[in-house]
RNA sequence: AAGAGAUAAUAGCAACCUUAUCGAAAGAUAAGUGCGCAAAGCUAAAGGGUCUAAGGUCUUCGUGACUAUGAUUGCCAGUUGCCUAA
Numbered sequence: 001a002a003g004a005g006a007u008a009a010u011a012g013c014a015a016c017c018u019u020a021u022c023g024a025a026a027g028a029u030a031a032g033u034g035c036g037c038a039a040a041g042c043u044a045a046a047g048g049g050u051c052u053a054a055g056g057u058c059u060u061c062g063u064g065a066c067u068a069u070g071a072u073u074g075c076c077a078g079u080u081g082c083c084u085a086a
Stems, first nucleotide, its partner, number of pairs: 004084002012037002017032006035074001041079003047076002049072003055067004
């Protein structure tokens, strides 16, 4: 230096659920909680996947279909970075 990741140290993050607010929804924010995480830091204006369907288009007119300009980085990915047992 690369690769790797402990029942180590230091410092962090916060799923589900509950309450409140925002939103058409997906979902987001705050507080409590603590499932988990070595990138659960950042990026949705590189890209793939997934969720939603207000508006729009189609329609056999229906509790229908399609569609992201809405979301998700705790799905993959990209990028930066702390520590050091074997």

Predicted 3D model of an 86-nucleotide RNA (c-di-GMP-I riboswitch aptamer).
It was read from a public genome assembly, where an Rfam model found it.
Its mean pLDDT, the model's own confidence on a scale to 100, is 83.
Its Rfam family is "c-di-GMP-I riboswitch aptamer". Rfam describes the family as follows. GEMM was predicted in a large-scale screen for bacterial structured RNA regulatory elements.